[in-house]
Context: one part of a larger RNA
């Protein structure tokens, strides 16, 4: 040197992207215990005291031996209180230290994010991702919807609408606008349009009896047969009429105006399907930005149960916004404690190398 231990003046996060990593704390009894609370918690809160062993010392429980007494003579009642055990208390004793070893919680405010216990990338992610109880829509009347299978069958289910599939949302509390149905889906509707197959009216063409020609060939009825031609009828789907957003989803601009200024409760005027309501709010959303104002610091691009809104590009189950427990989760703060530092050092183990 590399690993893995111990110990350490003085100071105590002055390290560092971060107290990463070590320390500390730690069991038992008693005392005490804010705040917020969904009254269950939070809470071992937070914070203190006690802790070993002797005693022929006091006390409480517990357990009950010889001995004695009656008798129905029993593995019996009654008495009685030794020895033990166990907890308090007394007084003593030893040591730096008495949960003397091992084992054995650090805490405490403050915000975010997900309510909770759970899952998850076997082998770089354990989370804020997934699930989840509740909510809602939605589809199914039973031989159910819907999935597997070519089919028979099988699951749904030996259930039956308080059931069962799918979808979103995620406890709880307050709420979930307003709109917005134009697109785009889905549900309903059928009057008209358009429209397959199938149908096969008409019309032309091929064949030719028969006419005309010396002939070569040329015209060509009727049937029939074949080729073509496509009127006529014709469902659903679409057009198209209606509904429908906890279906996919959207949810504007310009201009003027109040008696200091300023801003604009008001009016105006284009667009639009409709023009963002409650809340939230420089946010895990804020670009411009280290916004500006308060707090924490001597100082802070950072963090606030903070304030302001000028929201590039917040917002309501693609949930909005609050919330007590919970959380190997993300951010800041502080008390405790330390070799993470100042700024090193020394000792132990085991391995590498080097040299005998």
């Nucleotide at each position: 040197c590399c690993a893995u231990u111990g110990u350490u003046a003085a100071g105590g996060a002055a390290c560092u992207c971060u107290g990463c990593a070590a320390a500390c704390u730690a069991g038992c009894a008693c005392c005490g215990u804010a705040u917020c609370u969904u009254c269950g918690g939070u809470a071992u809160a937070a914070g203190g005291u006690g802790u070993a062993c002797c005693u022929a010392c006091u006390u409480a429980g517990g357990u009950g031996a010889a001995g004695c007494u009656c008798c129905u003579a029993g593995c019996g009642a009654g008495u009685g209180g030794a020895g033990c055990c166990u907890g308090a208390g007394a007084g003593g004793u030893u040591g730096c230290a008495a949960c003397a070893a091992a084992g054995a919680g650090u805490c405490c405010c403050u915000c975010c994010c997900g309510a909770c216990u759970g899952u998850u990338u076997a082998u770089c992610a354990a989370a804020a991702a997934c699930a989840c109880a509740g909510c809602a829509c939605u589809a199914u009347g039973c031989u159910a919807a819907c999935u597997c299978g070519u089919a028979a069958g099988a699951g749904g289910a030996u259930g039956u609408a308080u059931a069962u599939g799918g979808u979103g949302u995620g406890a709880c509390g307050c709420c979930u606008g307003c709109c917005c149905c134009g697109g785009u889906g889905c549900c309903g509707g059928a009057a008209g349009g358009u429209u397959a197959a199938a149908u096969g009216a008409u019309g032309g063409g091929g064949u030719u009896a028969g006419c005309c020609g010396u002939g070569a060939g040329g015209c060509g009825a009727a049937g029939g047969u074949u080729c073509u031609u496509g009127a006529u009828u014709g469902a659903a789907g679409c057009c198209c009429c209606g509904g429908u957003a906890a279906a996919c989803g959207g949810c504007g601009g310009c201009c003027g105006u109040a008696a200091c200024u300023a801003u604009a409760a008001c009016g105006g005027u284009c667009c639009u399907a409709a023009g963002g309501u409650a809340g939230c709010g420089a946010a895990a959303u804020u670009c411009c930005u280290u916004g500006u104002c308060g707090g924490u610091u001597a100082a802070a691009u950072a963090c606030c149960g903070g304030a302001c809104c000028u929201g590039c590009a917040u917002g309501a189950a693609u949930g909005g916004c609050g919330u007590a427990a919970c959380g190997a989760g993300a951010u800041g703060g502080g008390a405790g404690c330390u070799g993470u530092c100042u700024c090193a050092a020394c000792a132990a183990u085991g391995g590498a190398u080097c040299c005998a």

Large-subunit ribosomal RNA, domain IV from an epibiont metagenome, 356 nucleotides, folded computationally.